The RNA shown here (c-di-GMP-I-GGC riboswitch aptamer) has 80 nucleotides and comes from Acetomicrobium hydrogeniformans. Its Rfam family is "c-di-GMP-I-GGC riboswitch aptamer". The literature on the family includes a 2010 paper in Biochemistry by Smith et al., "Structural and biochemical determinants of ligand binding by the c-di-GMP riboswitch ". NCBI's taxonomy places the organism under Bacteria, Thermotogati, Synergistia, Synergistales, Acetomicrobium. It was read from a public genome assembly, where an Rfam model found it. Its mean pLDDT, the model's own confidence on a scale to 100, is 78.
RNA sequence: UUCCGCAAAGGCAAAACCGUCGAGAGGCGGUGACGCAAAGCUGCGGGUCCUCAAAGGGGAGGAAAGCCGGGCUGCCUUAA
Numbered sequence: 001u002u003c004c005g006c007a008a009a010g011g012c013a014a015a016a017c018c019g020u021c022g023a024g025a026g027g028c029g030g031u032g033a034c035g036c037a038a039a040g041c042u043g044c045g046g047g048u049c050c051u052c053a054a055a056g057g058g059g060a061g062g063a064a065a066g067c068c069g070g071g072c073u074g075c076c077u078u079a080a
Base pairs, nucleotide, nucleotide: 001080002079005076011036012035016031017030018029019028020027021026034066040072041071042070044069045068046067048063049062050061051060052059
């Protein structure tokens, strides 16, 4: 430097339950441990979900990065 994630160390944490915030999708904290080599960051494209509006039109605002793709960044270690 490159590749990989069978081994080591470390990391994240689905569902469910409890508390709390929100009109809602959902957020945050705790318990938890289904999974994850970008399950780190980013609503840029598609799709999904919520609220409001419209009612032959395809609007406005919002949610999720653990749906797919794009962009940015990157730890440890085996091996070569």